[in-house]
Context: one part of a larger RNA
RNA sequence: CUGGGCGUAAAGCGUACGUAGGCGGUUAUACAAGUCAGAAGUGAAAGCCCAGGGCUUAACCUUGGAAUUGCUUUUGAAACUGUAUAACUAGAGUCCCGGAGAGGUUGGCGGAAUUCCGAGUGUAGAGGUGAAAUUCGCAGAUAUUCGGAGGAACACCAGUGGCGAAAGCGGCCAACUGGACGGGAACUGACGCUGAGGUACGAAAGCGUGGGGAGCAAACAGGAUUAGAUACCCUGGUAGUCCACGCCGUAAACGAUGUGUGCUAGCUGUCGGAGCCUAUGGUUUCGGUGGCGGACCUAACGGAUUAAGCACACCGCCUGGGGAGUACGGUCGCAAGAUUAAAACUC
Repeated sequence: CUGGGCGUAAAGCGUACGUAGGCGGUUAUACAAGUCAGAAGUGAAAGCCCAGGGCUUAACCUUGGAAUUGCUUUUGAAACUGUAUAACUAGAGUCCCGGAGAGGUUGGCGGAAUUCCGAGUGUAGAGGUGAAAUUCGCAGAUAUUCGGAGGAACACCAGUGGCGAAAGCGGCCAACUGGACGGGAACUGACGCUGAGGUACGAAAGCGUGGGGAGCAAACAGGAUUAGAUACCCUGGUAGUCCACGCCGUAAACGAUGUGUGCUAGCUGUCGGAGCCUAUGGUUUCGGUGGCGGACCUAACGGAUUAAGCACACCGCCUGGGGAGUACGGUCGCAAGAUUAAAACUC
């Protein structure tokens, strides 16, 4: 360089936006850069290849041809690509109307429960386990009633329900705010798709500063268990979990399935719209989300209009196992570390 691949065998970046680049709807006209055809010049000789000739053959030498797939100039063609101009509306977007939603941010409010504090009743146990003990309790616990404090999470509704690019989002109310969808078809007129670098977002844990701290709980301590028990079980318990601001940038970040577009049998459930009808229903249609099942695909499992089918465009990635996602170097980070990423050697 060519090829074959990426659900589970190695392989889809965690996700999006977007620069360069690549690719790009319909019609007409022009140009002729790409493209195609003809001609001319050049493409040294030798060598290779083909047909002959010369040494008794061969090697070798020699004659002619072919080839030299290229480049330049020139004459044409105009389908396709390109460029320019003009136009279009099926892609994309705007506009109007409408309903759905745990989409986001900020502020406020609420009740249940746990814990703690005060008070009342009340008395000897409570707690915990497989069984116990550590632990708490006559300085009055546990239980129960009333009052108070504080933090965190929001039972039921709740649903292979909804929303979001992903991470993720669940009490109620308000303010601000993003997106999607349906109906209309008024407007723009290809404005599109993808996207190396780049930028932004990105669970949990962790880090910095300042708060907060009810419950839970790494570490730690004790009690058990056990041959031992640096565990599983129990009693405690600090970081942390919560808030604000700033970092970190990773996960089985999973649908282990990149994004976009078109096409290819059906049946059935559900969520959000709309149309029609004989209307607690039926039916058609658009958008999502599930189950099953054809063609087809697949090594099989399975996938199957939400494709892993048939195609196109663009990006990312893979190339035997170990060494190793490691070393060195670079970049980033306060650090932890992240990212980029080998080789020797070995099977």
A computed fold for a 347-nucleotide part of an RNA from a metagenome, annotated as small-subunit ribosomal RNA, central domain. The full RNA is in RNAcentral, with records from SILVA. Model confidence (mean pLDDT): 88 of 100.